[in-house]
A computed fold for a 253-nucleotide part of an RNA from Porphyromonas pasteri, annotated as large-subunit ribosomal RNA, domain VI. RNAcentral holds the full RNA, with entries from ENA. Lineage of the source: Bacteria > Pseudomonadati > Bacteroidota > Bacteroidia > Porphyromonas.
Context: one part of a larger RNA
Parts: sequence; structure tokens; C1' cells
RNA sequence: CGUUUGAGAUUUGAGGGGGCCUGACACUAGUACGAGAGGACCGUGUUGGACGAACCGCUGGUUUAUCGGUUAUGCCGCCAGGCGUAUUGCCGAGUAGCUACGUUCGGUUGAGAUAAGUGCUGAAAGCAUCUAAGUACGAAGCUUGCCUCAAGAUUAGAUCUCAUUAUAAGGGUGGUUAUAGACGAUGACCUUGAUAGGCUACAGGUGUAAAGACGGUGACGUCAUAGCCGAGUAGUACUAAUUGCCCGAAAGU
Repeated sequence: CGUUUGAGAUUUGAGGGGGCCUGACACUAGUACGAGAGGACCGUGUUGGACGAACCGCUGGUUUAUCGGUUAUGCCGCCAGGCGUAUUGCCGAGUAGCUACGUUCGGUUGAGAUAAGUGCUGAAAGCAUCUAAGUACGAAGCUUGCCUCAAGAUUAGAUCUCAUUAUAAGGGUGGUUAUAGACGAUGACCUUGAUAGGCUACAGGUGUAAAGACGGUGACGUCAUAGCCGAGUAGUACUAAUUGCCCGAAAGU
């Protein structure tokens, strides 16, 4: 821009894409078959491999603005307690998020038309013949079925609802933002409010703060599950989402 008024939702599916894998074991059954040795089809079940998708409850990984330990050095006048730098100084742990080595799930079955192949009936050709007329089967392959995108499918579809007093319905701008994100875009919210921050509580992490008292010659220990804390869950208007502005509708009968 189009889809012949403008919108908001919900859809149909022409067409496209994905997927389609496979082993072992057990039963049937030591049966059919076979002198024996050996040893099935068909059918059923169990459990794997590789591949793929989703997810983070479990097991792990990561977690450079979390907690703790610790070395050197500089500084906060000194002690104590801290801060800076040294790869995050080094080390031990580690929530959310993201993840695989973790967990769950998937391929199946079915229908149709067929290939090679197997037939039935059957002449040409009194026989025979799956084929010439007719007719039945038959594959991981083909068309579907499963998942997914999809009306620019210009053949531009369908359904529902809204708007008809300049401006309306609706959308945008602006702001707080995240399950979104390079930027646009997308989603939530904007006081008739829990959108983000703060605060409170809880979960979770670290591992028992400082100061003091007590014990010990002292290092240290106890009082003390403390203190501190990023992303998590819930509550709470304390702070910020104010007020506005702009765009936006008509041909035919």
C1' cells in the first nucleotide's frame, strides 16, 4: 500500500515446513519343520540406542553487585572494626535465571491409490493363460492421518462484537515495566492502580556479626539457629506510573 467505511477479537485452511529411525531379550515354543543337529513364520510383551521437543521438582554445572575464610600491601590517627588493589587477589559454599550430565514426552496404530510381485474369472487361440474386457490383494515409498506456519490464498475467505452529532469505536504518543528485547516490535500496568522500586513477612543462601559479659595464662570457647543477603513468593500505595495531546469512518441501493 492492497484486501472498496473504520475498528477489536475469534477462526477456516489453499499451500508450505517438520516428523517418519532401529536393536536386544522374553512368551508363543524347544512348538511347526527336521532322521538328527538344529530351529521358525504369524502374534504379544519388556527394555534399550541414536535423534528430536519441552522443562528445572530431582541429580549436577554456572551464578564477577550473595555469605563466609584468608595472604600481601595502602588507607580510615591508633586498638578493635572496616574499605581499596592484587585474574572476582586466592579459597569454601551458593538462591533466581540459564542449562545437561538431569526429568518427562515423541516416532506407533489407521485409511486410500499403487510398484515389483501374488491371484480370481477369462477369451483372442474349443486347450492353456493374472489381461485383452472385468476383478481381488500387495511396500519403510505416494496421498492422507500426527505436530506446526498459514487469507498478499490479489480467488486477498468466514463468524461475532463495536462506532455513525466530528470526531466516534479504536489506536498512537508519554510513563512504570518483563514471562519480551540489538533497535523497532511483543506482553503487563498507569491512582477505579500491586507495573517497578521501597518496606514487612516467608522461602532460600551463608554459617553463628559487632559490642559486651562469662570461662581460659593464651590462641580461643560459650551466652547465640546469630548477623548479613542479587534476582524468588505473598502482602502493603511509602515513591514513581500526573494532566494531556495526536491520528482515526463511505460507496452503493